[in-house]
RNA sequence: GCGUCCGUAGCUCAGCCGGAUAGAGCAAUGGAUUUCUAAUCCAUCGGUCGGGAGUUCGAAUCUCCCCGGACGUA
Repeated sequence: GCGUCCGUAGCUCAGCCGGAUAGAGCAAUGGAUUUCUAAUCCAUCGGUCGGGAGUUCGAAUCUCCCCGGACGUA
């Protein structure tokens, strides 16, 4: 250089053959319980879906460019 794949919450990921308020677990915060801690239960917080452009009534999802990462190849 070329090819394939990946990038979604602080972390690990789902959703990705377009459809309406973007989710789960862990973490964090608050509460319940307990003599205290842990565990358990409840609630809350947290993401303009890597950036930009395009297609569309509608894009995390499709197309193009760029950025970052992994693997393969000379």
Predicted 3D model of a 74-nucleotide RNA (transfer RNA) from an SAR324 cluster bacterium.
RNAcentral records the identical sequence in 2 taxa.
The RNAcentral record of the sequence draws on ENA and MGnify.
It matches the Rfam family "tRNA". Rfam describes the family as follows. Transfer RNA (tRNA) molecules are approximately 80 nucleotides in length. The family's RNA type in Rfam is transfer RNA.
Its mean pLDDT, the model's own confidence on a scale to 100, is 80.
Lineage of the source: Bacteria > delta/epsilon subdivisions > Deltaproteobacteria > SAR324 cluster.